A computed fold for a 120-nucleotide RNA from Citricoccus zhacaiensis, annotated as SAM riboswitch aptamer (S box leader). The sequence was found by an Rfam model in a public genome assembly. Model confidence (mean pLDDT): 78 of 100. The organism belongs to Citricoccus, within Bacteria.
C1' cells in the first nucleotide's frame, strides 16, 4: 500500500502543556469551545477484539470398564470412567491493542473512516 473477517445506540475523566477552532469529507442541521475545546503528555478508569486462567455443555478421536454374540478369532452395544483436540456459553484477569461529550452527533451522499483479528 492493497485485499479479507468482525464491531462501531453498553461502559469509562481528572491534572499539566498548547492556543482556535472541533465533532472523517461535502451539503443541511445540532452540539462542544478563551469558564480554554481539538490535540499532545501523565495518571486513573472502561472492557469490544486477541492472549491467559477456571467452570460448563457439545462434537470427534484414543485408552479403559461393562454387556451381548461366539469354542476361539471376528463382530455389535452402553444416559459408564479417564485423556487429548476443536467449538459454543459463562466468570475472572488487564499481558498486546483499543477506548473514555453527543449513536461514526443526526439526515443524505462517498470505491468514506476508525478499531481489532487473521494472512501476505
Nucleotide at each position: 500500500c492493497g485485499a479479507c473477517c468482525a464491531u462501531c445506540c453498553c461502559g469509562a475523566g481528572c491534572g499539566g502543556c498548547c492556543g482556535a477552532g472541533a465533532g472523517a469529507u461535502c451539503u443541511g442541521g445540532c452540539u462542544c469551545u478563551g469558564u480554554g475545546a481539538c490535540g499532545c503528555c501523565g495518571c486513573a478508569g472502561c472492557a469490544a477484539c486477541c492472549c491467559g486462567u477456571g467452570g460448563u455443555c457439545g462434537a470427534c478421536g484414543c485408552c479403559g470398564g461393562c454387556c451381548c454374540c461366539u469354542u476361539u478369532c471376528c463382530g455389535g452395544g452402553c444416559g459408564c470412567g479417564g485423556c487429548a483436540u476443536c467449538g459454543g456459553c459463562c466468570a475472572c484477569c488487564a499481558g498486546g491493542u483499543g477506548c473514555u461529550a453527543c449513536c461514526g452527533c443526526c439526515a443524505g451522499a462517498u470505491u468514506c473512516g476508525a478499531u481489532g483479528g487473521a494472512a501476505a